[in-house]
Context: one part of a larger RNA
RNA sequence: GCCUGCGAGUUAGUGGCAUGUGGCGAGGUUAACCCGUGUGGGGGAGCCGUAGCGAAAGCGAGUCUGAAUAGGGCGAUUCAGUCGCGUGUCCUAGACCCGAAGCGGAGUGAUCUAGCCAUGGGCAGGCUGAAGCGCGGGUAAGACCGCGUGGAGGGCCGAACCCACCAAUGUUGAAAAAUUGGGGGAUGACCUGUGGUUAGGGGUGAAAGGCCAAUCAAACUCCGUGAUAGCUGGUUCUCCCCGAAAUGCAUUUAGGUGCAGCGUCGCGUGUUUCUUGCCGGAGGUAGAGCACUGGAUGGUCUAGGGGGCCCACAAGCUUACCGAAAUCAGCCAAACUCCGAAUGCCGGUAAGUGAGAGCGCGGCAGUGAGACUGCGGGGGAUAAGCUUCGUAGUCGAGAGGGAAACAGCCCAGAUCACCAGCUAAGGCCCCUAAGCGUGUGCUAAGUGGAAAAGGAUGUGGGGUCGCAUAGACAACCAGGAGGUUGGCUUAGAAGCAGCCACCCUUUAAAGAGUGCGUAAUAGCUCACUGGUCAAGUGGUUCCGCGCCGACAAUGUAGCGGGGCUCAAGCACACCGCCGAAGCUGUGGCAUUCACAUUUUAUCCUCGCUUGGACUUGAUUCCUUGUGCAGGUGUGUGGAUGGGUAGGGGAGCGUCGUGCCGCGAGUGAAGCAGCGGGGUGACCCAGUUGUGGACGCGGCACGAGUGAGAAUGCAGGC
Numbered sequence: 001g002c003c004u005g006c007g008a009g010u011u012a013g014u015g016g017c018a019u020g021u022g023g024c025g026a027g028g029u030u031a032a033c034c035c036g037u038g039u040g041g042g043g044g045a046g047c048c049g050u051a052g053c054g055a056a057a058g059c060g061a062g063u064c065u066g067a068a069u070a071g072g073g074c075g076a077u078u079c080a081g082u083c084g085c086g087u088g089u090c091c092u093a094g095a096c097c098c099g100a101a102g103c104g105g106a107g108u109g110a111u112c113u114a115g116c117c118a119u120g121g122g123c124a125g126g127c128u129g130a131a132g133c134g135c136g137g138g139u140a141a142g143a144c145c146g147c148g149u150g151g152a153g154g155g156c157c158g159a160a161c162c163c164a165c166c167a168a169u170g171u172u173g174a175a176a177a178a179u180u181g182g183g184g185g186a187u188g189a190c191c192u193g194u195g196g197u198u199a200g201g202g203g204u205g206a207a208a209g210g211c212c213a214a215u216c217a218a219a220c221u222c223c224g225u226g227a228u229a230g231c232u233g234g235u236u237c238u239c240c241c242c243g244a245a246a247u248g249c250a251u252u253u254a255g256g257u258g259c260a261g262c263g264u265c266g267c268g269u270g271u272u273u274c275u276u277g278c279c280g281g282a283g284g285u286a287g288a289g290c291a292c293u294g295g296a297u298g299g300u301c302u303a304g305g306g307g308g309c310c311c312a313c314a315a316g317c318u319u320a321c322c323g324a325a326a327u328c329a330g331c332c333a334a335a336c337u338c339c340g341a342a343u344g345c346c347g348g349u350a351a352g353u354g355a356g357a358g359c360g361c362g363g364c365a366g367u368g369a370g371a372c373u374g375c376g377g378g379g380g381a382u383a384a385g386c387u388u389c390g391u392a393g394u395c396g397a398g399a400g401g402g403a404a405a406c407a408g409c410c411c412a413g414a415u416c417a418c419c420a421g422c423u424a425a426g427g428c429c430c431c432u433a434a435g436c437g438u439g440u441g442c443u444a445a446g447u448g449g450a451a452a453a454g455g456a457u458g459u460g461g462g463g464u465c466g467c468a469u470a471g472a473c474a475a476c477c478a479g480g481a482g483g484u485u486g487g488c489u490u491a492g493a494a495g496c497a498g499c500c501a502c503c504c505u506u507u508a509a510a511g512a513g514u515g516c517g518u519a520a521u522a523g524c525u526c527a528c529u530g531g532u533c534a535a536g537u538g539g540u541u542c543c544g545c546g547c548c549g550a551c552a553a554u555g556u557a558g559c560g561g562g563g564c565u566c567a568a569g570c571a572c573a574c575c576g577c578c579g580a581a582g583c584u585g586u587g588g589c590a591u592u593c594a595c596a597u598u599u600u601a602u603c604c605u606c607g608c609u610u611g612g613a614c615u616u617g618a619u620u621c622c623u624u625g626u627g628c629a630g631g632u633g634u635g636u637g638g639a640u641g642g643g644u645a646g647g648g649g650a651g652c653g654u655c656g657u658g659c660c661g662c663g664a665g666u667g668a669a670g671c672a673g674c675g676g677g678g679u680g681a682c683c684c685a686g687u688u689g690u691g692g693a694c695g696c697g698g699c700a701c702g703a704g705u706g707a708g709a710a711u712g713c714a715g716g717c
Base pairs, nucleotide, nucleotide: 001717002716003715004714005713006712011093012092013091015090016089017088018087019086020085021084022083023082024081027048028047029046033042034041035040052059053058062074063073064072065071096234097233099231103224104223105222106221107220108219114198115197116196117195118194119193120192121191122190123188125157126156127155128153132149133148134147135146136145137144161185162184163183165182166181167180168179169178200216202212203211204210237651238650239649240648241647242646247260248259249258250257251256261367262366263364264363265362266361267360268359269358272357274352275351276350277349278348279347280346281345287339288337289336293333294332295331297329298328299327300326304322305321306319307318308317309316370395371394372393373392374391375390376389377388378387379386400411401410402409415588416587417586418585420584421583422582426578427577428576429562430561431560435575437574438573439572440571441570442569448564454548455547458545459544460543461542462541463540464539465538466537467536475532476531477530478529479528481505482504483503486500487499488498511526515524516523589641590640591639592638593637594636595635596634597633606627607626608625611622612621613620652706654703655702656701657700658699659698660697661696662695663694670690671689672688673687674686675684676683677682
């Protein structure tokens, strides 16, 4: 890892609530227990109901409050209960299953290891040479010195022994701590055998929270114990109908929970819901405005202040300074408003819709981590696949088509079948279904097929202002002069360093000069003019499409690809077609509603009614018929049938019990092959083989009742 088997909402309580069903019914019912063995009989204590109100005494269709006969609160003015059984759910219990770390109690452990006690054992060899002692020297005597002797030391080197500093190997190991090579101690606080002792909040510890049997910040075993787990995982057959939430408030609360909101089922109400038109309302947003509150720019005017002049003081004059208020003009505001929409909201009315609309009561939930997109805001940096609100949509819980691929974008909501049709978004050259469609333009950048400020005789179109056959623009030919080298300045300044002025003349025209140039002149050129030529030529502005700006990491890689240029790009107009689980067609299934029809049983409750009884309660009881309500089948028609959490409904299968009916050694169950049926869980005829003794159907009832997942458990491979 696979296979097989096992593996999770159970049981109890004369528990609570609800619902279905049954008995009895203004009543219903027994419990313990007894007789006893008949799912029998007794047992009425008690409980619920039939009356409430009050804290209570208590009173009572009333009562409480109150001084009250007032007012008010809760009740009555009639009414259905109760006891079983089933189901749903809750409570109390382990309460759907598995899972802690832990806490407590009673015990077991010092054969490992820590310390201690008792009694034993071990330490090759070599080196060093303390004290003391002896002799000699030395001294007044000493001290002291030398030579011997001697054999001290947590002394030195180094085996056994003990340790474990380094490295490699090993790392599903040879080994749950080792091997190999080096290393440290090796007469000592040394090592070690045997026996003993200290025990779990305790021991022991040259102290590392170390060690106490491969376990230690509190050992191990059993018990309390199925501790608890707002946490994680898992939770087993089918079909049908509906179908959420990720919000508000509160929370030692934030991944939990309570109430509300939203779902479902039942009962009731019966259009109250929703949409649109019209009518009537409230409002202070967008925008706008500056009338208020504030902000803020410039001007005018000027109180006041500063400077200057004047001055004994007071005053005066003045000012390219500052400047309140006022005023003029132009602005800004979520917490400004003289104003002020569109939507939305509320009410009325009319019409439409008639739907899994609305509302009320009750049973059962789940949800209370949301995500993105558009629009309106806050926070942030008018950042984020950011965060937080509002509003709408989608996903969540939604398949299908498109966007190459792509929960949240666009189209569109999948009951089933079909080798039928029409469309949506999006597409129609090939990949790839359908147009290399039609018409008129644009683009030359592969723009299309990423991007800004900014830049540019790209190119198409529109407007406007000039010049132009009295000849423009461009080109070419020619002229471009004189006073004069204007004056000043300057070494020089002659059109052309700079400053000032910028006249006059001749002219077709020519600046006291547009640029280059010179030391300064010179020279070239321009403006301006004539000629040649011959018809358009300049400025500005708006619009369309392009260009530059444009640099990244595996490989083209910013059209899905090929490839595309009067497009297969862009704009406008038009005609076709393709294209989905949308719509239509044909057939089938299911749910639900309406109508029609048939049949059956009548329990409770209610209305009407026939007859009778008691008796005066202004009604009670019994009874006959009938209606309403409820349940089932069939037919026709309409509508509906995506679905997670979740609610509701109907079924399949397994094991067993009761009753009824059947099968079986002439071969039961089980297993296997061939075949058939049902929407599904599943079921089955016939036959063959195997097997060798028990099974099957119907109606009820009862469960150890369904496996793929839980790092599930056991076994096998």

Predicted 3D model of a 717-nucleotide part of an RNA (large-subunit ribosomal RNA, domain II) from Micromonospora taraxaci. It matches the Rfam family "Bacterial large subunit ribosomal RNA". NCBI's taxonomy places the organism under Bacteria, Bacillati, Actinomycetota, Micromonosporales, Micromonospora.